[in-house]
A computed fold for an 84-nucleotide RNA from a soil metagenome, annotated as c-di-GMP-I riboswitch aptamer. Model confidence (mean pLDDT): 87 of 100.

RNA sequence: GAUAAAGGCAAACCCGUCGUGAGGCGGGGACGCAAAGCCAGGAGUCCUGGGUGCGAAAGCAUGCAGGAUGGUCCAGCUGCCGAA
Numbered sequence: 001g002a003u004a005a006a007g008g009c010a011a012a013c014c015c016g017u018c019g020u021g022a023g024g025c026g027g028g029g030a031c032g033c034a035a036a037g038c039c040a041g042g043a044g045u046c047c048u049g050g051g052u053g054c055g056a057a058a059g060c061a062u063g064c065a066g067g068a069u070g071g072u073c074c075a076g077c078u079g080c081c082g083a084a
Stems, first nucleotide, its partner, number of pairs: 001081001008033002013028006031071001037077002041074003044069006051062004
């Protein structure tokens, strides 16, 4: 980062499966992606559990611990091609 070339990945949804859950994995399927490859260091968001404050309650606010998310952002590592 191009009306290039060779390719790659795979959203939602459906089926199966694991998980309390967020969500993960496999198959189907393509919304899209120049890193939509890898990676939880920082932040955001989400889940679970408890606390604190307010409240009649419902609930609201806040913070702690564990977890998820890389297709939320930043950072790190790696990769194909080579026009301007």
Its Rfam family is "c-di-GMP-I riboswitch aptamer". Rfam's curators write: GEMM was predicted in a large-scale screen for bacterial structured RNA regulatory elements. Of the family's consensus pairs, 95% are formed in the model.